Model confidence (mean pLDDT): 77 of 100. This is a predicted structure of a 195-nucleotide RNA (Lysine riboswitch aptamer) from Cytobacillus eiseniae. It matches the Rfam family "Lysine riboswitch aptamer". Its family is annotated with lysine biosynthetic process in the Gene Ontology.
RNA sequence: CGAUGGGGUAGAGGUGCAGAGUUCAAGAGUAAGCUGUGUGAGGAUGACAACGUAGAUCACAGCCUAAAGGGAGCUUUGCCGAAGUGAAUGAAUUGUGUCAGCGAUUGAUUUGCUGGGGUUACUUUGAAUAAGAGUAACACUGUCAUUAUGAAGGAAUGUUUGAAUCAACCUUCAUACUGGGGAGCUACAGGUCGU
Numbered sequence: 001c002g003a004u005g006g007g008g009u010a011g012a013g014g015u016g017c018a019g020a021g022u023u024c025a026a027g028a029g030u031a032a033g034c035u036g037u038g039u040g041a042g043g044a045u046g047a048c049a050a051c052g053u054a055g056a057u058c059a060c061a062g063c064c065u066a067a068a069g070g071g072a073g074c075u076u077u078g079c080c081g082a083a084g085u086g087a088a089u090g091a092a093u094u095g096u097g098u099c100a101g102c103g104a105u106u107g108a109u110u111u112g113c114u115g116g117g118g119u120u121a122c123u124u125u126g127a128a129u130a131a132g133a134g135u136a137a138c139a140c141u142g143u144c145a146u147u148a149u150g151a152a153g154g155a156a157u158g159u160u161u162g163a164a165u166c167a168a169c170c171u172u173c174a175u176a177c178u179g180g181g182g183a184g185c186u187a188c189a190g191g192u193c194g195u
Base pairs, nucleotide, nucleotide: 001194002193003192004191008188009187010186011185014080016079017078018077019076020075021074022073023072024071033063034062035061036060037059038058042051045100046099047098048097083114084113085112086111087110088109089108091106092105093104094103095102115141116140118138119137120136121135122134123133124132125131143180144179145178147176148175149174150173151172152171153170154169157167158166
């Protein structure tokens, strides 16, 4: 000096990501509960057991009256595959007394995808026109590479009496096009190999 490795440390993107606490709105005058009236034999996915004519279930009226998940503000913590998501394999808890089925939540392992936020459309979760998740499209933005243009600087190759100038070379910055993608990008110090 070159090559190499998802190596190490520190950083950048910005309506950046995730967690926790607290306040508020909504959930909702809803669910549940109680009383009354009416109906009259069943009611949760199936079976069993239990309950039920001392009234199941359902409907109406009155009284009373929540919570969870999710959201917004503030504070704070950890960060930049932050994080999210698909599939497969386990596990725990739970929705009803037991079993099965179906579902929900929380971890773990392997593997695939997504740079980031936004808007729109569709699907899905949700009380919801809030918000989340997935897919697609659209621009925006960040980063690297090639090319082109411009500016500044450098070195001193050609031209030239010499310099300036002109042409060419290198570095940095800005703009534009095209392409790539986070196992990325920037900086620093190292490991291994080669010269």
It was read from a public genome assembly, where an Rfam model found it.